RNAcentral holds the sequence, with entries from ENA. Transfer RNA from Agathobacter rectalis, 74 nucleotides, folded computationally.
[in-house]
RNA sequence: GGACCGUUAGCUCAAUUGGUAAGAGCAUCUGGCUCAUAACCAGCAGGUUAUAGGUUCGAGUCCUAUACGGUCUA
Numbered sequence: 001g002g003a004c005c006g007u008u009a010g011c012u013c014a015a016u017u018g019g020u021a022a023g024a025g026c027a028u029c030u031g032g033c034u035c036a037u038a039a040c041c042a043g044c045a046g047g048u049u050a051u052a053g054g055u056u057c058g059a060g061u062c063c064u065a066u067a068c069g070g071u072c073u074a
Base pairs, nucleotide, nucleotide: 001073002072003071004070005069006068007067010026011025012024013023019057029043030042031041032040050066051065052064053063054062
């Protein structure tokens, strides 16, 4: 240099092949339990879906460019 894969919550990952309001586990926080802490139980909150454009009535999903990470190859 070339080819391919990935980027969604603090972390690890879903999202049924474009259509309801983007969810789960763990963590954090709040409450309960306890003399107290941990464990356990219940609940809340947390997202510009890497960035910027494009297509479409509608984009996490399709197309293009860029950034970052990874694999292969000369």